């Protein structure tokens, strides 16, 4: 210098063909207990950035950023 893949909640990951963004763990509150743990109920919390297309973008397109791998 060229190319592929990845970027979604605090962490690990889903979301078919664009149509209200989810799970587990963690955190907080409650219930249970003599008190804890475990189990159970509930809550808070996110689409890497900018632009484009479109009625509508996490999803498609362009540029950029970060990570990873391959080639040189």
């Nucleotide at each position: 210098g060229g190319g592929g893949c990845c970027u979604u909640a605090g962490c690990u990951c889903a979301a078919u063909c664009a149509g209200u963004a989810g799970a587990g763990c963690a955190u907080c509150g409650g219930a249970c207990u003599g008190a804890a743990a475990a189990c159970c109920c509930g809550a808070a919390g996110g689409c890497c950035g900018c632009g484009g297309u479109g009625c509508a973008a996490u999803u498609c397109c362009g540029c950029g950023a970060g990570g990873u791998c391959c080639c040189a």
Predicted 3D model of a 72-nucleotide RNA (transfer RNA) from a Phycisphaerae bacterium. NCBI's taxonomy places the organism under Bacteria, Pseudomonadati, Planctomycetota, Phycisphaerae. It matches the Rfam family "tRNA". By type it is a transfer RNA. The RNAcentral record of the sequence draws on ENA.